[in-house]
RNA sequence: GACAAAGGCAAACCGGUCGUGAGGCCGGGACGCAAAGCCAAGGACCAACCAUGCUUGCGUGGUUGGCGGCCUGGCUGCCGAA
Numbered sequence: 001g002a003c004a005a006a007g008g009c010a011a012a013c014c015g016g017u018c019g020u021g022a023g024g025c026c027g028g029g030a031c032g033c034a035a036a037g038c039c040a041a042g043g044a045c046c047a048a049c050c051a052u053g054c055u056u057g058c059g060u061g062g063u064u065g066g067c068g069g070c071c072u073g074g075c076u077g078c079c080g081a082a
Base pairs, nucleotide, nucleotide: 001079008033009032013028014027015026016025017024018023031069037075038074039073041072042071043070045066046065047064048063049062050061051060052059053058054057
């Protein structure tokens, strides 16, 4: 980061499976992605548990977990026009 080339990944949804859950994995499927490759270091967001407040349905705080296709950051990679 191109009206290039070779490729790559795979959203929603569906089926199966694991998990209290957020969500993960496998298969199908493509919305999209120049890092939509890898890493939970920071933030945001989500879940569970505990405590607490109260206008009883929610808020606040803490811990643990999730999330990389939310952002920042670190590491690595294909091509070579401007």